[in-house]
RNA sequence: UGAGUAAAUCGCCUUAUCGCUAUUUUAAUUUAUUAUUAUAGAGGAAAGUCCGAACACCAUAGUGCAACAUAGUGGUUAACGGCCACCAAUCGAGAGAUUAGGAAAAGUGCAACAGAAAGAAUGUACAGGUAAUGCUGUAGUGAAAUCAGGUAAACUCUAUGUGGUGCAAUGCCAUGUAAACCAGCGCAUGAAGGCUGCACGCUUGAUGCUGGAGGGUAGGCAGCUAAAGUGUAUUGGUAACAAUACACUCAGAUAAAUGAUAAGGGUUAAAACUUUGUGUUUUAAUACAGAAUUCGGCUUAUAGAUUUACUUAUUUA
Numbered sequence: 001u002g003a004g005u006a007a008a009u010c011g012c013c014u015u016a017u018c019g020c021u022a023u024u025u026u027a028a029u030u031u032a033u034u035a036u037u038a039u040a041g042a043g044g045a046a047a048g049u050c051c052g053a054a055c056a057c058c059a060u061a062g063u064g065c066a067a068c069a070u071a072g073u074g075g076u077u078a079a080c081g082g083c084c085a086c087c088a089a090u091c092g093a094g095a096g097a098u099u100a101g102g103a104a105a106a107g108u109g110c111a112a113c114a115g116a117a118a119g120a121a122u123g124u125a126c127a128g129g130u131a132a133u134g135c136u137g138u139a140g141u142g143a144a145a146u147c148a149g150g151u152a153a154a155c156u157c158u159a160u161g162u163g164g165u166g167c168a169a170u171g172c173c174a175u176g177u178a179a180a181c182c183a184g185c186g187c188a189u190g191a192a193g194g195c196u197g198c199a200c201g202c203u204u205g206a207u208g209c210u211g212g213a214g215g216g217u218a219g220g221c222a223g224c225u226a227a228a229g230u231g232u233a234u235u236g237g238u239a240a241c242a243a244u245a246c247a248c249u250c251a252g253a254u255a256a257a258u259g260a261u262a263a264g265g266g267u268u269a270a271a272a273c274u275u276u277g278u279g280u281u282u283u284a285a286u287a288c289a290g291a292a293u294u295c296g297g298c299u300u301a302u303a304g305a306u307u308u309a310c311u312u313a314u315u316u317a
Stems, first nucleotide, its partner, number of pairs: 001313010012265007020041004026035004043288001047299002050297005055166004062200004067162005072086005087101001088099004102157002107155002109151002124139005170222004181212005192204004229248008266286008
C1' cells in the first nucleotide's frame, strides 16, 4: 500500500419569523376564557409485533387429551427460545463464520447409481454338500448383502416448559334512553353466559336471553410515565454481567403536538480554476424513519462519517 475479518460509535448544526403540545408566571374580566412570562418537547431503530417479562382482569388459573416451543456443557438475568464463555462438527489459506448439537437396542416410513437381490427372495456365476432345501464357501455390485447400518431441517420417542385475554386490560365519574312494542326460548326439572382448542369440572344466573322494528347519546378522569431509569468513574469477572460512589429527572399527545419558511454553516461526491496548498468556485446529495401502558432482547430498514483489534499478500528499511 492492496484485499479482507470482527467489534464499537455518531447519524447534521446555528440564527430569525410564524405556529403546535404539556406544565408554568402575571394581568384582565365574562370565572373559564383572553392576553402574557418562562421551561421542556421522538429514535437507533420510536418499525415488525417475533420471543421474554412487569402490570390488569378472568376458578389464586383445576384434571385429561390435543397443540406449540426448546434441546452439547457451564454461566448470566426479573425473565427468555436472548446474551456470554468453552467443547464438538462443518466451511474458509487465515483473522473468523455457521449450528440442521437429545434418542436409530420401541415402532412406522424413506434411500439416486451400481447390482440377481436393498429389507425382500421367483437368489446370479463357479465350486462343494444333502434324502431334500441358498444348505455352505468364493466371486461380483455397493457406504451397507439374512447381517449389521444410514436418515429424526420424516413421522415418532424422551426430557423440560407453556392457563387465557391484552392498557380497546382495568377502575371511577358523567350524558341520553323505551324496564315500552312484536316473535321465539326460559323462569330452578336451569334459558343464557364466564372460565382454554376439545371433553370434564367450576361458576354466575331470572325486571332473563335471542331476533325484529325502532328510540337515544357527550364524553371525561385515573391507569400514564421516578423507572428491573439515564450518565460518568472505580472495583470484581476472560466475557455476558454485577456491585459501589457521585450527578441528573429526560415527550406524554388522543385524530393524535414535537412543524413550516428564510438565511448561514458542516460533511460527502463530481466538474472547473489554480499562485499546487488536501486552496477557491459551481452544481448535486444529506439516509432509514415518526412515541401511543412500560421494560429486556431479536429481526428488518438506514445517505454518509469515525474508531479499535486482528488476518493475509506485496514492497521498502
Molecule: Bacterial RNase P class A
Organism: Yeosuana sp.